Small-subunit ribosomal RNA, central domain from Climacostomum virens, 350 nucleotides, folded computationally. Model confidence (mean pLDDT): 89 of 100. The RNAcentral record of the full RNA draws on ENA. Lineage of the source: Eukaryota > Sar > Heterotrichida > Climacostomidae > Climacostomum.

Context: one part of a larger RNA
RNA sequence: CUGGGCGUAAAGGGCGCGUAGGCGGAUAGUUUAGUCAGAGGUAAAAGCCCAGGGCUCAACCUUGGAACUGCCUUUGAUACUGGCUAUCUUGAGUUCGGGAGAGGUGAGUGGAAUGCCGAGUGUAGAGGUGAAAUUCGUAGAUAUUCGGCGGAACACCAGUGGCGAAGGCGACUCACUGGCCCGAUACUGACGCUGAGGCGCGAAAGCGUGGGGAGCAAACAGGAUUAGAUACCCUGGUAGUCCACGCCGUAAACGAUGAGUGCUAGGUGUUGGAUCCUUUCCGGGAUUCAGUGCCGCAGCUAACGCAUUAAGCACUCCGCCUGGGGAGUACGACCGCAAGGUUGAAACUC
Numbered sequence: 001c002u003g004g005g006c007g008u009a010a011a012g013g014g015c016g017c018g019u020a021g022g023c024g025g026a027u028a029g030u031u032u033a034g035u036c037a038g039a040g041g042u043a044a045a046a047g048c049c050c051a052g053g054g055c056u057c058a059a060c061c062u063u064g065g066a067a068c069u070g071c072c073u074u075u076g077a078u079a080c081u082g083g084c085u086a087u088c089u090u091g092a093g094u095u096c097g098g099g100a101g102a103g104g105u106g107a108g109u110g111g112a113a114u115g116c117c118g119a120g121u122g123u124a125g126a127g128g129u130g131a132a133a134u135u136c137g138u139a140g141a142u143a144u145u146c147g148g149c150g151g152a153a154c155a156c157c158a159g160u161g162g163c164g165a166a167g168g169c170g171a172c173u174c175a176c177u178g179g180c181c182c183g184a185u186a187c188u189g190a191c192g193c194u195g196a197g198g199c200g201c202g203a204a205a206g207c208g209u210g211g212g213g214a215g216c217a218a219a220c221a222g223g224a225u226u227a228g229a230u231a232c233c234c235u236g237g238u239a240g241u242c243c244a245c246g247c248c249g250u251a252a253a254c255g256a257u258g259a260g261u262g263c264u265a266g267g268u269g270u271u272g273g274a275u276c277c278u279u280u281c282c283g284g285g286a287u288u289c290a291g292u293g294c295c296g297c298a299g300c301u302a303a304c305g306c307a308u309u310a311a312g313c314a315c316u317c318c319g320c321c322u323g324g325g326g327a328g329u330a331c332g333a334c335c336g337c338a339a340g341g342u343u344g345a346a347a348c349u350c
């Protein structure tokens, strides 16, 4: 390489939109490009292979055949694929009527708690720990009451509950706004799937400028512990955490499981609809669609396990793997303010 693979052994891109490309529903007609069959031409010789022959054999030489799986021309076939034309509705989309939701952005509002400030009551301790000490306190702390300021986060509800492509999203109200689900049939008529490059989004930490700073808290300081203690424990505490704008572009970005479509026993929860049955209300039941869990058959799997939310049976498209270390390193290139990121070897070694 041919292959074989990618939940846990190496291997699914963090996620989306989408360009090229690849692939693509039903019916009829047409074309004959692909495809298939026949014929002809060409595909130098030598070599390789097969059967003979000649040097005493062999190497070597030589005769014939086969092969050269290709290309071109021509005749025919028309199922499939492609092109073109016409039609269709089941894929896809639009319309109408409903529905749920921490989906997003902006503005405003609220209560509890921590901290600080002012005032009142009040007096000797408070705090902290395994035990202590550093620390705070007679300049009146801790405790308690009232008032004020400020920042951050939203207890209960809360649920293998919901929403979102992923990251993620949780007080309340308003405004703007994206997607999804169910039902109805009216319309368009394959408008679809995937997606190399590309573009966008992307937790935390980090960076730039300007704000903000209650609590928490890397670094740092002190107190303990200890043989030591650059830790674990304690008292403090700065970046940061918060906001605006701009970067960074990573993660155990995980379901460690790419996207789409179809098919393949069931059982039992739960969320959102629809239809029907039942009920005195609360409610209960059946069917069905969409989601989200658990259990389980066939099948699959090295096993663990997966099992209509597949890791089963198939097809289409993309990404990726090919022994361990060296190494996600070096070099180069691109990106970045930097930190660094992306791409990504080899020598050597086992």
Stems, first nucleotide, its partner, number of pairs: 003322004007304002012318001014201004021194003025088007033081002035077008049065006091191001092188003095184005103177007110154001115149007125136002162169002206247006215241002220236004258317006266295013299306002323350003332343004